[in-house]
RNA sequence: AGGGUUUGAUUCUGGCUCAGAGUGAACGCUGGCGGCGUGUUUUAGGCAUGCAGGUCGAACGGUAACGACAUAGAAGCUUGCUUCUAUGGGCGACAAGUGGCGGACGGGUGAGUAACACGUAGGAAUCUACCCAGAGGACGGGGAUAGCCAAGAGAAAUCUUGGGUAAUACCCGAUGAUAUCGAAAGAUCAAAGGCGCCUUAAAGCGUCACCUUUGGAUGAGCCUGCGCCCCAUCAGCUAGUUGGCAGGGUAAAUGCCUACCAAGGCUAAGACGGGUAGCUGGUCUGAGAGGAUGAUCAGUCACAAGGGAACUGAGACACGGUCCCUACUCCUACGGGAGGCAGCAGCCAAGAAUAUUCCGCAAUGGACGAAAGUCUGACGGAGCGACGCCGCGUGAAGGAUGAAGGCCUUCGGGUUGUAAACUUCUUUUAUAAGGGAAGAAUAAGUCAAUCAGGAAAUGGAUAGGCGAUGACGGUACCUUUUGAAUAAGCCCCGGCUAAUUACGUGCCAGCAGCCGCGGUAAUACGUAAGGGGCAAGCGUUACUCGGAUUUACUGGGCAUAAAGGGCUUGUAGGCGGCUAUGCAAGUUGAAUGUUAAAGAUCAAGGCUUAACCUUGGGAAUGCGUUCAAAACUGCAUGGCUUGAAUCUAGUGGAAGGUGAUGAAUUCCCGGUGUAGCGGUGAAAUGCGUAGAUAUCGGGAAGAACACCAAAGGCGAAGGCAAUCAUCUAUACUAAGAUUGACGCUGAGGAGCGAAAGCGUGGGGAGCGAACAGGAUUAGAUACCCUGGUAGUCCACGCCGUAAACGAUGUACACUAGGAGUUGGGGGGAUACCCUUAGCUCCGCAGCAAAUGCGAUAAGUGUACCGCCUGGGGAGUACGGCCGCAAGGUUGAAACUCAAAGAAAUUGACGGGGGCCCGCACAAGCGGUGGAGCACGUGGUUUAAUUCGAUGAUAAGCGAAGAACCUUACCAGGGUUUGACAUGAUAGUGACCGCUAUCGAAAGAUAGUUUUCUCGUAAGAGACAUUAUUACAGGUGCUGCAUGGUUGUCGUCAGCUCGUGCCGUGAGGUGUUGGGUUAAGUCCCGCAACGAGCGCAACCCUUGUUUCUAGUUGCUACAUUUAGUUGGGAACUCUAGAGAGACUGCCGGCGACAAGUCGGAGGAAGGAGGGGAUGACGUCAAAUCAUCAUGGCCUUUAUAUCCUGGGCUACACACAUGCUACAAUGGACAGUACAGAGGGCUGCGAAACCGCGAGGUCGAGCCAAUCCCCAAAACUGUCCUCAAUAUGGAUCGGAGUCUGCAACUCGACUCCGUGAAACUGGAAUCGCUAGUAAUCGUGGAUCAGCAAUGCCACGGUGAAUACGUUCUCGGGCCUUGUACACACCGCCCGUCACACCACCCGAGUUGGUUUCUCUUGAAGCUGGUUACCCUAACCGUAAGGAAGGGGCUAGUUAGGGAGGGGCUGGUAAGGGGGGUGAAGUCGGAACAAGGCA
Repeated sequence: AGGGUUUGAUUCUGGCUCAGAGUGAACGCUGGCGGCGUGUUUUAGGCAUGCAGGUCGAACGGUAACGACAUAGAAGCUUGCUUCUAUGGGCGACAAGUGGCGGACGGGUGAGUAACACGUAGGAAUCUACCCAGAGGACGGGGAUAGCCAAGAGAAAUCUUGGGUAAUACCCGAUGAUAUCGAAAGAUCAAAGGCGCCUUAAAGCGUCACCUUUGGAUGAGCCUGCGCCCCAUCAGCUAGUUGGCAGGGUAAAUGCCUACCAAGGCUAAGACGGGUAGCUGGUCUGAGAGGAUGAUCAGUCACAAGGGAACUGAGACACGGUCCCUACUCCUACGGGAGGCAGCAGCCAAGAAUAUUCCGCAAUGGACGAAAGUCUGACGGAGCGACGCCGCGUGAAGGAUGAAGGCCUUCGGGUUGUAAACUUCUUUUAUAAGGGAAGAAUAAGUCAAUCAGGAAAUGGAUAGGCGAUGACGGUACCUUUUGAAUAAGCCCCGGCUAAUUACGUGCCAGCAGCCGCGGUAAUACGUAAGGGGCAAGCGUUACUCGGAUUUACUGGGCAUAAAGGGCUUGUAGGCGGCUAUGCAAGUUGAAUGUUAAAGAUCAAGGCUUAACCUUGGGAAUGCGUUCAAAACUGCAUGGCUUGAAUCUAGUGGAAGGUGAUGAAUUCCCGGUGUAGCGGUGAAAUGCGUAGAUAUCGGGAAGAACACCAAAGGCGAAGGCAAUCAUCUAUACUAAGAUUGACGCUGAGGAGCGAAAGCGUGGGGAGCGAACAGGAUUAGAUACCCUGGUAGUCCACGCCGUAAACGAUGUACACUAGGAGUUGGGGGGAUACCCUUAGCUCCGCAGCAAAUGCGAUAAGUGUACCGCCUGGGGAGUACGGCCGCAAGGUUGAAACUCAAAGAAAUUGACGGGGGCCCGCACAAGCGGUGGAGCACGUGGUUUAAUUCGAUGAUAAGCGAAGAACCUUACCAGGGUUUGACAUGAUAGUGACCGCUAUCGAAAGAUAGUUUUCUCGUAAGAGACAUUAUUACAGGUGCUGCAUGGUUGUCGUCAGCUCGUGCCGUGAGGUGUUGGGUUAAGUCCCGCAACGAGCGCAACCCUUGUUUCUAGUUGCUACAUUUAGUUGGGAACUCUAGAGAGACUGCCGGCGACAAGUCGGAGGAAGGAGGGGAUGACGUCAAAUCAUCAUGGCCUUUAUAUCCUGGGCUACACACAUGCUACAAUGGACAGUACAGAGGGCUGCGAAACCGCGAGGUCGAGCCAAUCCCCAAAACUGUCCUCAAUAUGGAUCGGAGUCUGCAACUCGACUCCGUGAAACUGGAAUCGCUAGUAAUCGUGGAUCAGCAAUGCCACGGUGAAUACGUUCUCGGGCCUUGUACACACCGCCCGUCACACCACCCGAGUUGGUUUCUCUUGAAGCUGGUUACCCUAACCGUAAGGAAGGGGCUAGUUAGGGAGGGGCUGGUAAGGGGGGUGAAGUCGGAACAAGGCA
């Protein structure tokens, strides 16, 4: 510090997700030790048991228990001791009680609380036990009461009556201040003793208590400023409410309380209401700012089963106190009582989850006490839990044959791996034994000393000596014995992210944080091996911060990605020109107080180290106080003119309101006139002989204003358009004058606000939702047509929204230029120049993701407002407000996805555009589609009809030959190391052949026969065979695992690269443009310059010619039946080498080019004709059955052999052909002319035989020598338009040939038979010249042949092309795109089914809060001369004063009834939404998406 994920790729926007750190954690697997921490986050749920607050006898009366002592008795015996019993006094002590102090601390919890609760900084009207310091006092009396005793009630808890008793308990009196009250005078208020020393006693002294008072310290109460969560779908709240006066009350200010008076107080800077929550120091994270959090430790608050209340006290409205109500639990004799673990342990429940009913007061601290001491679940320790942090260990060194085993393998090896074994060494830790600290001191007491004071003693102060006490603890630590001995797991290995292979599985099982893996070769599932990471832990889950600049203060945005309010005005608020003086609120500086400790940080130190702990330093951004400064802001006062405004004079405009006049349409009336009009792609509905349309004249009505007209003008926006008049407002221009900051923005508020719509009343020509009809269509509730109602118009009133758009808030300032235009002004030589306010285009800098913006900014700044934070759900639901309604405005959540999106790029596509090409169309010729047959395919059938090929690019294709074979298929019969290959081991010596039997054959059985080479004579080798074992074999599967080969786009002109340049980038440029070409062919231009694969050329063939050569070919001369022979090398031909054609020449056009058009010459002219040649790539195109090959499958069978059958089937459909339908023909007769090829298991002449297929014989030929070997044409005759002398299918008979064999299932011949078919619907194919058409010939395969096929060859030999509108295909450029699997694309909605969350809902059932009425415990306060009781004071007494009870009034917890608000659960039914596998119906959007 970033990474992954939207796309074919790119940049951006934007979400999701990961890597880090952390935790009071939990869960899974695993687990050696120690130290230090930490441990019910859930039910403030309920609790058995024990403990957690007592102490003081030096306050008191006392003596229940215990001890000591004394006395008496008894027992035992050791005869003076022990034990036991009883009694005594109060000696040590002490149960219960009176009294004092403490139970208000310590400990727990976080329910409540949004508050002066907390934090921080201050304040004044207060109290403060114990403690410290100062001053003063402490006198004299009195009456009770508990305990106790007696009696009584009760189950108990407990209570009642009577009697008597003490105090540091209680009361009275005295004294009394610098205390309290009061202006003063004056009035009022206190106390207690105990112990020690000394003493005969009284007294005195000391000490601890006591009383009054002042001050301090400590602690507490109260008030205030500031800070302190979310919701505005909570907007108004408040009657003790706000203030005053009087009284009461409190320790104390105050509506704290009461009466009266006034009507205030709070609130958009968020009152009131709702939700949530203890607050802080801190903790976690983060670079920081922040965000989250508030366990342990510390401060503070609140609470103590729920609620209320007071008492006592210095302090409480009191966790282990009291009273009452409620709920719950327990005891009960049913009458009545008891209780409160959110103290420490522990139990139950709840929960994913959290410990011992431990030891000790030794230390620290607390209460009481004079002290010893007692108490202390505070605390100190131990136990349990890897819950966390820290440390240590599980051994170290050597050790290669790189052992065995495992795994992988290309079978060679690699890896585990120095790892192990083995050798040497060490002993932390664990085990056992022994030793052994610190934590402990100012204790009490005592010893001697010094000091102050005192008459002295006790006592006090200071330093010293002696001096008891350890829970932990079998401690830490140290030493020793034995021996590698006692000690390693977890997660991961597709990318992010370090680390890979094999097997299994086969969209199954499963994984997954995101992207995504898995459908037979999974580095992603499971296992193994290996590897990586961390390590006594490792992973997962949950939560927090980070990354996330993804709420942006630091530090974001709003033209198109989410986002500018429709516009204006204006309130609060925010911000504000120049200048002078003053103040000092903000601001700045200095000083000072505070910011607890702990934590964090720095330094040092202590535990062996660390964690941990100790000490010290600095810091602590904040708040307060004081002083200073005066630049800026602010406030106050004064001035200025540049911002703003006003006045005077002009100008322009569809700016607004109100009132008056013209072309067209429709309708009405009349004339002329006749059969149609209208409408459309084409029609029809409709109108018209009752006279339309058309045309002329007259009239009526309503609405809107052609041309001008423009990138033009005006207005805040919406918007505004004939002409004239009038009223109103703004803007601009020029020169002055006046005011003197009067300004900018603007939350709420107010006004304006297109169209449609609504209400009332008018109006209604044209147009025209709805509706009707006609068309179109599969349908057509649409597009088109004919009609047509609301509406459109006017007046008044609502509505308040639009893609209300420049998708761009308002105002001001600044920042290169150029062009046009509108309205003014100035100058001027009437060319034009300058200036100002608008409108439009281009463009520099700059900005921006890019597109683009660019003085009218989207640039640079300032001020203020509005808005945004992933897509969907959704601008929906609920609530509020507005509206007559329609609806508007404000505006969520659950759930769901990993994207949604912007701009640009390359392609592809378009029922987008431009240019161009092609037998693509057109122009022609001939076909196919109809018939019969052949052949292939589909389908069907079959035991099998083997397999493959399936639009173009399968279908006379693989197959250039299925009767057996082929053959892969079927039936049956056989074989199993095999029909075929190689090796090993063992045996035999042959094998082959021949004979016989069985058999359809294969084969089986039996018999017969019988090796070779070398040799050292042992044997070895070869070959053959038998047996066994490795293996063979497979036309079995996968062409979607592959190689190779092939088809197609397409012989189309394209496809790329290097360097440079442009762009953030994908990419572009080059390769586009202007011409030209068959061509990315060439030329020119150009940020490109070059190059490669393609094109062309080079190659073959053909057309002309030269040279060379002359047999088997040729032959002019001679000869002959005959190139037969002689001669010849001229010609033809053959086959080698050359020449020739290049727009070279001329003219036109073109740009002076490339080139093109015409011409000349030439055998050939612009590539002369034909062929071979197929770029980058596309179709997961075809082929595992040519071959090769990975993987899988099979192995007495999916291998192999044989016989027979099948591949040849046949209601049918399709493709490709042949033959025809006839006279341009058929038949017969005669006659002529090729080229190329083939031939020894061959071609086979001539001759003879047969009607013929063919047969016999066999010359010649291994071929320019011999043979196969022409037809149409031409000449002549017949046929004369018909199913015929066309056509030949089919069938019958007879034959020939091949072949082991023609039945299934061959070809051919002859005789006979003589089918359909009379030129072929929709549609569709080929061909542009030696081509189509037509005629025959050859070859491969092959015994023969189903060949009419295929591949070649020559003979005869046309027609047409205006042209590129259209069809198909292709190329280039451009445009749009929501496509990229690329239009056979993408994608929308209803319906049907399943699941999920939500909304409404007749109701129903809870919670919470509030109001009204009623009832009302305890307590407190007030009242009470009335009823009852009473010691202290007064009084001789009666009695009084005073007090208590009771009664009563108020207040009030709780209860009851009723009504509201908010909120939760549940619900018949209803509603839309989301998500789902390949469902249904259509086809709305994306291209002009076929109606933009």